Predicted 3D model of a 1382-nucleotide RNA (small-subunit ribosomal RNA) from an uncultured bacterium. Model confidence (mean pLDDT): 85 of 100. The RNAcentral record of the sequence draws on ENA.
RNA sequence: GAGUUUGAUCCUGGCUCAGGAUGAACGCUAGCGGCAGGCUUAACACAUGCAAGUCGAGGGGUAUAGUUCUUCGGAAUUAGAGACCGGCGCACGGGUGCGUAACGCGUAUGCAAUCUACCUUUUACAGAGGGAUAGCCCAGAGAAAUUUGGAUUAAUACCUCAUAGUAUUAUAGGAUGGCAUCAUUUUAUAAUUAAAGUCACAACGGUAAAAGAUGAGCAUGCGUCCCAUUAGCUAGUUGGUAAGGUAACGGCUUACCAAGGCUACGAUGGGUAGGGGUCCUGAGAGGGAGAUCCCCCACACUGGUACUGAGACACGGACCAGACUCCUACGGGAGGCAGCAGUGAGGAAUAUUGGACAAUGGGCGCAAGCCUGAUCCAGCCAUGCCGCGUGCAUGAUGACGGUCCUAUGGAUUGUAAACUGCUUUUAUACGAGAAGAAACACUCCGACGUGUCGGAGCUUGACGGUACCUGCAGAGGAAGCCCCGGCUAACUCUGUGCCAGCAGCCGCGGUAAUACAGAGGGGGCAAGCGUUAUUCGGAAUUAUUGGGCGUAAAGGGCGCGUAGGCGGCCAGACAAGUGGAAGGUGAAAUCCCUCGGCUUAACCGAGGAACUGCCCUCCAAACUGCCUGGCUUGAGACCGGGAGAGGUGAGUGGAAUUCCCAGUGUAGCGGUGAAAUGCGUAGAUAUUGGGAGGAACACCAGUGGCGAAGGCGGCUCACUGGACCGGUACUGACGCUGAGGCGCGAAAGCGUGGGGAGCAAACGGGAUUAGAUACCCCGGUAGUCCACGCCGUAAACGAUGAGUGCUUGGUGUAGCGGGUAUCGACCCCUGCUGUGCCGAAGUCAACACCUUAAGCACUCCGCCUGGGGAGUACGGUCGCAAGGCUGAAACUCAAAGGAAUUGACGGGGGCCCGCACAAGCGGUGGAGCAUGUGGUUUAAUUCGAAGCAACGCGAAGAACCUUACCUGGGUUUGAAAUGCAGUGGUAAGCCUCAGAGAUGAGGUCCCCUCUUCGGAGGUCGCUGCAUAGGUGCUGCAUGGCUGUCGUCAGCUCGUGUCGUGAGAUGUUGGGUUAAGUCCCGCAACGAGCGCAACCCUUGUCCAUAGUUGCUAACGCGUCAUGGCGAGAACUCUAUGGAGACUGCCGGUGAUAAACCGGAGGAAGGUGGGGAUGACGUCAAGUCCUCAUGGCCUUUAUGUCCAGGGCUACACACGUGCUACAAUGGACGGUACAAAGGGUUGCAAAGCCGCAAGGUGGAGCUAAUCCCAAAAAGCCGUUCUCAGUUCGGAUUGUUCUCUGCAACUCGAGAGCAUGAAGCUGGAAUCGCUAGUAAUCGCGGAUCAGAACGCCGCGGUGAAUACGUUCCCGGGCCUUGUACACAC
Repeated sequence: GAGUUUGAUCCUGGCUCAGGAUGAACGCUAGCGGCAGGCUUAACACAUGCAAGUCGAGGGGUAUAGUUCUUCGGAAUUAGAGACCGGCGCACGGGUGCGUAACGCGUAUGCAAUCUACCUUUUACAGAGGGAUAGCCCAGAGAAAUUUGGAUUAAUACCUCAUAGUAUUAUAGGAUGGCAUCAUUUUAUAAUUAAAGUCACAACGGUAAAAGAUGAGCAUGCGUCCCAUUAGCUAGUUGGUAAGGUAACGGCUUACCAAGGCUACGAUGGGUAGGGGUCCUGAGAGGGAGAUCCCCCACACUGGUACUGAGACACGGACCAGACUCCUACGGGAGGCAGCAGUGAGGAAUAUUGGACAAUGGGCGCAAGCCUGAUCCAGCCAUGCCGCGUGCAUGAUGACGGUCCUAUGGAUUGUAAACUGCUUUUAUACGAGAAGAAACACUCCGACGUGUCGGAGCUUGACGGUACCUGCAGAGGAAGCCCCGGCUAACUCUGUGCCAGCAGCCGCGGUAAUACAGAGGGGGCAAGCGUUAUUCGGAAUUAUUGGGCGUAAAGGGCGCGUAGGCGGCCAGACAAGUGGAAGGUGAAAUCCCUCGGCUUAACCGAGGAACUGCCCUCCAAACUGCCUGGCUUGAGACCGGGAGAGGUGAGUGGAAUUCCCAGUGUAGCGGUGAAAUGCGUAGAUAUUGGGAGGAACACCAGUGGCGAAGGCGGCUCACUGGACCGGUACUGACGCUGAGGCGCGAAAGCGUGGGGAGCAAACGGGAUUAGAUACCCCGGUAGUCCACGCCGUAAACGAUGAGUGCUUGGUGUAGCGGGUAUCGACCCCUGCUGUGCCGAAGUCAACACCUUAAGCACUCCGCCUGGGGAGUACGGUCGCAAGGCUGAAACUCAAAGGAAUUGACGGGGGCCCGCACAAGCGGUGGAGCAUGUGGUUUAAUUCGAAGCAACGCGAAGAACCUUACCUGGGUUUGAAAUGCAGUGGUAAGCCUCAGAGAUGAGGUCCCCUCUUCGGAGGUCGCUGCAUAGGUGCUGCAUGGCUGUCGUCAGCUCGUGUCGUGAGAUGUUGGGUUAAGUCCCGCAACGAGCGCAACCCUUGUCCAUAGUUGCUAACGCGUCAUGGCGAGAACUCUAUGGAGACUGCCGGUGAUAAACCGGAGGAAGGUGGGGAUGACGUCAAGUCCUCAUGGCCUUUAUGUCCAGGGCUACACACGUGCUACAAUGGACGGUACAAAGGGUUGCAAAGCCGCAAGGUGGAGCUAAUCCCAAAAAGCCGUUCUCAGUUCGGAUUGUUCUCUGCAACUCGAGAGCAUGAAGCUGGAAUCGCUAGUAAUCGCGGAUCAGAACGCCGCGGUGAAUACGUUCCCGGGCCUUGUACACAC
């Protein structure tokens, strides 16, 4: 820096990622070289080999070998291993990190409290003696390891004596100096202690003393992990005296004496751990680590002990004990890889039983030299770092192949390949071939200080025939791994289908997956690449640098006060802190800079810088500190005042409740939403009087007062704390905070004893309820009250610790003052203290806070570090108990949270609207039938639609067809379309036969145009290839169309402004409207989509036009009729206009918008009706109208045909029709419409039939003719309340019509039949005026088949107080833990 909490936002906060690193491991892969590194685990056990010896110039001396002599017995002589005595070394080097929280380590000092072999320098010395002992030899013991006895012998082994000083000790002085004890030096006396030779030219040694160097020891300051759920520890403990011991101080040890010592600045205890230089990371401060290299420490099977020695309490020494392993003749013995290799075991995991002492270094030696698993090299391992290579150039038909796409084609892989040319690092084979070597010794020369130095010559290589170099050949042998949803660079196809799988976090996968798997392509790194683990960073996420605590985690409930921290003004002194300067140290390596060496780099070398630290000396004196002296402002004190539910104790008062007694009085009271339990005729409630008892104190009373907080309320008295105001001539910093500690601390609870009126957990009863362990009601015990003692917690809250100072204002209120004015009280101005509100700057994530800070600063205390687990467990402590305080982890999640925003929601609020309720009228729900749906049934009962917004819906019309379903029969380039190739004129058409038909067989027929006569084209069929077809799936892949909220009044934008931001403002507010309609106001100003208007229709008038429509006047004609002439007035038709705009008047209103009333008018406030449907919502509906992606199917899920089904039927629901009758039925007569339709048609008159209908065919392509009769209505007659002269279902029968065909399964007519039904439970629907209701008419579809649908007119009501409630909606506001949004 990023991702992740949300619809979005800001903040808080955790989780995760990108970076670096590693002694690593694992997976895949692997060409070379250089440099480094390589048991992090079992300080587990170890076979085998090696890792410390050397000196004959210390000593005795031998096996053996050679030579000479020999009397062959032997002698002499030369060389001389091993073993032994002795010297030096073995305390180094090498390994490991068990232990250790310590003077162990680091750093800085000290030793006046010490030692130091070998080495260097200086001085002095080395005289005389002695006795042993190993070895060897002899004799034994034992399995062995080993060991016993005897004899003999040497030394640079051991001992005695002599000598000795500046050695040591003791005594007595002197001088000088100093850190406390003292140090240095010097004088005198007394005592004590030395020595070694080898060799014979050199040389190497020995003894004493002093000094140096080196190494070691001891002491001290400071630094050095976690736990307080470890708070007290300590008897040699702390100190003293004396003695012992040590190289040396010291309780180091012992005896005695004293009672100390350590500890909250963390003792003691527990856990963990070697420490440092350094390494990793980080800007740094820090954090983590302590492999390799260097320094120190500790250890050497485990524990202990000492010896030797200059040095050890000793890795490859000793002794004892233990465990383990091995040998054994069972009696006894042996051993210690945390040396180098190596083995087993453990483990994710870590190498060769290699070479050489050539170099460097070490031990011994005079030296040659010997020894050296130290070391130098080699081997194994991509473990890391660094370097090199795997080729370079050219090459477009942009090849083949692969992949992808918008697919006749293109894109990409890709200059990539092939092809051509070039180069040869590296690898392979050959040749040549190093540096590392300087020396020592020896020989020669030179110098001088005579045993040293310098020079020359000669000699020495494990690595290694290695590095390096030359030249030959040939592109010839040499690329993988991870990733591609975001973070994070890199995208497509296929497969899969919440499966298989992925995943660091968020998260992908449920049929179109850039996230799984494969492929193509791409990105990154590269002999490596990824993963895992660990660590730092990012993380300011423990915050010193550099965080916080009102609401996110976090202020202790409050006070007093100890330690501690911090602290006013002036002056002087000191110099601890502080600042400056100089010196010492801070090992080397490392880091950094410069230069240099390997071809470069890694790596290595040299020089410099640095090592931020510690110590010492000097200087300064501002600040802090310490000391001294002063001051008054902080703090305290004194005097005078007033205020107050401050506290404690005692007393006292009235009202009310309850109870008791008595009176009056009678049937209820009480209680609730409504009731009941309860009380009451044994007299309640009510009311009057009297009494008892307990508790609490109405009004005053107030964001009023007091108190540290908890808290405090009638009145009086006593005692008592604090604050405030005013004044003063006192003290003189006496202050602030406060870990532990102590005290106070609501309510509830506990203990003992009282008290108990009311109230009231628990409990009982009654209700409510699905239940009701509740809310409501009737009772009621602890308790509430008092005294004493516990408890110690609360949302103990201002969710805000205490103190001090500073920083614009306004306005209340309480207490005490001052000023002015007044006779006085008010009013007004003003000071201090307290308590509220509003607000500036500032702060804050925002909300908000704002002199009573959450502002600006300082001081001190408390507390926080993701959510859950959990304030839980364990431990401790307190408590009588309840429980309190302190207070984790495992595990689990990727969030948990704060504030604010927009929505949605609320049995929240306000305002408003709607046939939403109410007021009315008529229905549905009951009956029969029609129709749709569910269910059931079926071979099939095709499919879809599902609350409103599916259900007389798609379907404006299923007998066949339709038709998608079922059964059966056929067919396969297909029923229809396009292209190509081949083939034919046997084709098509017509006729006959078979068949249920599709279809098949036969017959008939023998195509057209052009022509260069070869052929070409068209048409129709057949065959084949491409392709067709699908009412198959997915409406959750889609387009289009539609429903719905809703004809509701809303939905947005630009600019500006406000806000960190989401967003807000505008659009909110005051009015008004049907309306975001309009007006006013306003940080908004404008605009868009909606509203309205413009459109159609209807209502009035005018103009124009006048047939097919009309007919007033005139005329003709008829029984009669605009029938005719004629007319253009009227109606009407259909074009164009007018008209209505709150325009006018009055009132209300804000002088506005607007509303109310009125006038005029056919119509009045959008006149009535229609069309018109904003942004969006419902993954709403439709893949079966159509279109369309993907999937599926292709002799079938396509297509053709016949029959059946969609019409089934115990049942349930929706929508309708007809009714139940007299406002009616029946019969007769009679009147008045509108809007439509009609040539595949409507069909008149006439005739026939009881009727449906038949016949007939005039007229009409329609203001002409027809359908066509309108019906209710009106006038008469009849019926008389009945299952009827209501009602018509059902059934029988006879017919009619349509149609190829009415069986399943059409409509209609006549006669006969005459079911249910007497107004419909709960519930529910429509409608506000030409509306409801009622009456008929027409049309689409259609051969036929409406009670449905769409239209038309006739007759024609009732009611609306009103907005409390139900439903839906709009605006504002409020709450929210909701946002797939109740």